[in-house]
RNA sequence: GGAAGAGUGGCAGAGCGGUUGAAUGCACCGGUCUUGAAAACCGGCGAUGGGCGACUAUCCGUGGGUUCGAAUCCCACCUCUUCCG
Numbered sequence: 001g002g003a004a005g006a007g008u009g010g011c012a013g014a015g016c017g018g019u020u021g022a023a024u025g026c027a028c029c030g031g032u033c034u035u036g037a038a039a040a041c042c043g044g045c046g047a048u049g050g051g052c053g054a055c056u057a058u059c060c061g062u063g064g065g066u067u068c069g070a071a072u073c074c075c076a077c078c079u080c081u082u083c084c085g
Stems, first nucleotide, its partner, number of pairs: 001084007010026003018068001028044005046059005061077005
């Protein structure tokens, strides 16, 4: 230098145009149990802005585009991995 693959809540990871900020697991928080803990079980749990609150808007690496509608399709760029030279 060229090619392919990947980037999604704190971490892993599904999702492949329509009820999806988004499954599931881990982690974390509260509770039950225990002498105490672990395990198990039950419940909760992303971030930012607005609002007294109920609630609401935006966010899928970044920026554009297509579409009635995009995490999902297209383009550019950034980062990582692998292969080729």
The prediction has a mean pLDDT of 80. Transfer RNA from Betaproteobacteria bacterium UBA931, 85 nucleotides, folded computationally. It matches the Rfam family "tRNA". It was read from a public genome assembly.